[in-house]
RNA sequence: AACCCAUCCAGAGCGACUGAGGGAUCUGGCCCGAUGACGUCGCAGCAACCCGGUUCCCAUCCCAGGGAGUCACGGUGCUAACGCCAGAACCGAUGGAGA
Repeated sequence: AACCCAUCCAGAGCGACUGAGGGAUCUGGCCCGAUGACGUCGCAGCAACCCGGUUCCCAUCCCAGGGAGUCACGGUGCUAACGCCAGAACCGAUGGAGA
């Protein structure tokens, strides 16, 4: 890698560079885009999956453990529109776990 688990209608943008398509795939829509989209980088922010701190509760002989909050230094992730919408498909994305 595969398999497995959780989440995907909340939230959060500026600058520089670049230069034509982009919103994962197919069909149909709708939208973003030379007033510079998409992308890359920097900074800022959002969130709370993991790590860590902390409060309450449960359980407990001890060690471990479970649940509900909270904080946000660290590891990821994310920052138009519900994964843009509908249908389809061996759907996809992110985190955890794992060999």
Predicted 3D model of a 99-nucleotide RNA (SAM riboswitch aptamer (S box leader)) from Nesterenkonia massiliensis. Its Rfam family is "SAM riboswitch aptamer (S box leader)". Rfam links the family to the GO term regulation of gene expression. Rfam's curators write: The SAM riboswitch is found upstream of a number of genes which code for proteins involved in methionine or cysteine biosynthesis in Gram-positive bacteria. The source organism's lineage runs through Bacteria, Bacillati, Actinomycetota, Micrococcaceae and Nesterenkonia. The coordinates come from a structure-prediction model, not an experiment, and the mean pLDDT is 83.